[in-house]
Context: one part of a larger RNA
RNA sequence: CUCUGGUUAAGGAACUCGGCAAAUUAGCUCCGUAACUUCGGGAUAAGGAGUGCCCUCAUAAGGUGAAAGAACUUGCUUCUGGAGCUGAAGGGGGUUGCAGUGACCAGGUAGCCGCGACUGUUUACUAAAAACACAGGACUCUGCUAAGUCGUAAGACGACGUAUAGGGUCUGACGCCUGCCCGGUGCCGGAAGGUUAAAAGGAGGGGUUAACCCUUGGGUGAAGCUCCGAAUUGAAGCCCCGGUAAACGGCGGCCGUAACUAUAACGGUCCUAAGGUAGCGAAAUUCCUUGUCGGGUAAGUUCCGACCUGCACGAAUGGUCA
Numbered sequence: 001c002u003c004u005g006g007u008u009a010a011g012g013a014a015c016u017c018g019g020c021a022a023a024u025u026a027g028c029u030c031c032g033u034a035a036c037u038u039c040g041g042g043a044u045a046a047g048g049a050g051u052g053c054c055c056u057c058a059u060a061a062g063g064u065g066a067a068a069g070a071a072c073u074u075g076c077u078u079c080u081g082g083a084g085c086u087g088a089a090g091g092g093g094g095u096u097g098c099a100g101u102g103a104c105c106a107g108g109u110a111g112c113c114g115c116g117a118c119u120g121u122u123u124a125c126u127a128a129a130a131a132c133a134c135a136g137g138a139c140u141c142u143g144c145u146a147a148g149u150c151g152u153a154a155g156a157c158g159a160c161g162u163a164u165a166g167g168g169u170c171u172g173a174c175g176c177c178u179g180c181c182c183g184g185u186g187c188c189g190g191a192a193g194g195u196u197a198a199a200a201g202g203a204g205g206g207g208u209u210a211a212c213c214c215u216u217g218g219g220u221g222a223a224g225c226u227c228c229g230a231a232u233u234g235a236a237g238c239c240c241c242g243g244u245a246a247a248c249g250g251c252g253g254c255c256g257u258a259a260c261u262a263u264a265a266c267g268g269u270c271c272u273a274a275g276g277u278a279g280c281g282a283a284a285u286u287c288c289u290u291g292u293c294g295g296g297u298a299a300g301u302u303c304c305g306a307c308c309u310g311c312a313c314g315a316a317u318g319g320u321c322a
Stems, first nucleotide, its partner, number of pairs: 027051005036041001038173001052095006062086003068080004072075001096100001120132002136171007148157003175320003179251003184248002186244005193239003199233002204228005211220004252270005279313001280310001291307005
């Protein structure tokens, strides 16, 4: 010097991103205990007092219950009986040390706010959380050979269950609530019309050539075989018509106006599917920003309470609250 411990005068966070670490507190008995609250809690809230040893009350209370005796139903019986052993806690008095839960063991406490209701789960080896789960809520699919999942299949799970059941998705206790928009995308329903595949269909056309015609060579060309192929018929889907947002999602701009000023309950106009309701709001969200006011400090970019000018909160992508 490094690591791991112990003690420390006066001060007591001046350290530091931050009281990280350390320390304080601590057991038991008694007293006492606030806001708030879902009346269960909060709570060991907070804050106090006592605690050793000896004598005595005291043969303390209580517990256990021997010997002996009595009774009859004669039994591992019942009743009386109280010996011995044990003995929490308490009253009074005394004594002692710096210190009596004397060591060990053994909560630091309080206030306000955000987030998540809670107990739980998680990145084995840098993250334990506000992330996941959760009870509860909602939508949707599924009538049983269920839907869904695994498998080429047989088959299996679902389930030896049956819509108070099972699968999927979202939200996340409880309380108060959950507004408007179906134009786009998705899903559900509809079937009149338009479009449309394979397939059916086969108008028509091409190739080949028995034969025939002119004939070095060429032309026409039946049947058969073969290639192409128009109309017409033709489902779902799409177009179309409706519904649906706790489906994916979305929820405006400009101008003017009141008897100081300011502001605009009010009016006009454009656009939209509809223009953000309740509640909350410089917020885990606020750029400008250390917004402004109040509180706290001698002094406060943080913090708490308000305001609302919400760059760019907002209602199960849940809003708000204890």
The part of an RNA shown here (large-subunit ribosomal RNA, domain IV) has 322 nucleotides and comes from a hydrothermal vent metagenome. Model confidence (mean pLDDT): 85 of 100.